This is a predicted structure of a 162-nucleotide RNA (c-di-AMP riboswitch aptamer (ydaO/yuaA leader)) from Nakamurella alba.
It matches the Rfam family "c-di-AMP riboswitch aptamer (ydaO/yuaA leader)". Rfam's curators write: This family represents a conserved RNA structure found upstream of the ydaO and yuaA genes in Bacillus subtilis and related genes in other bacteria.
The RNAcentral record of the sequence draws on Rfam.
Its mean pLDDT, the model's own confidence on a scale to 100, is 76.
[in-house]
RNA sequence: GGGAGGUCACCGCCGAGUCGACGCCGUCGGGGAGUCGAGCCGGGAACCCAAGGUUCCACUGGGGUGAAUCCCCUGAGCUACGCGCCUUCGCGGAGGUCGGGGGUAGGGCCACUUCCUGGCCCGAAUCCGUCAGCUAACCCGGUAGGCGGCAAGGAAGAAGGG
Numbered sequence: 001g002g003g004a005g006g007u008c009a010c011c012g013c014c015g016a017g018u019c020g021a022c023g024c025c026g027u028c029g030g031g032g033a034g035u036c037g038a039g040c041c042g043g044g045a046a047c048c049c050a051a052g053g054u055u056c057c058a059c060u061g062g063g064g065u066g067a068a069u070c071c072c073c074u075g076a077g078c079u080a081c082g083c084g085c086c087u088u089c090g091c092g093g094a095g096g097u098c099g100g101g102g103g104u105a106g107g108g109c110c111a112c113u114u115c116c117u118g119g120c121c122c123g124a125a126u127c128c129g130u131c132a133g134c135u136a137a138c139c140c141g142g143u144a145g146g147c148g149g150c151a152a153g154g155a156a157g158a159a160g161g162g
Stems, first nucleotide, its partner, number of pairs: 011148004018038005024032002039143006049133001061131001062128004070103007081092004106122005112157006
């Protein structure tokens, strides 16, 4: 001098995920769990409205949080079913499930803000349990987590300074 990792503080990002009060525990500093309040987010729930119905049969559940949906290709095992043999065997096997890959509705980032151009990233997970359109009053729940290291160009603003 360069690189990698860890801890703390500060600044900042995604997200509703924030702030305050109280006492308790703990720390060099930073904190932890809890209660209450405020803010924020979401769900349920009338009229009106929307959507649908006016017969029968068959098949299929449906919905919420979240940006996170849908399509195509492919592998595995299972099943309905079909064929052969008629045994409990053999072959094929839609659909759905799981894994992998490619796109995509949609979402985020590029460091004061918005818009345009360009570029990059994500495109998960989970809950209710046969029940939910919207929805005033009213009722219920959540307030988790995960990250960052040099910043693209243009236009219009904002802020600061002279």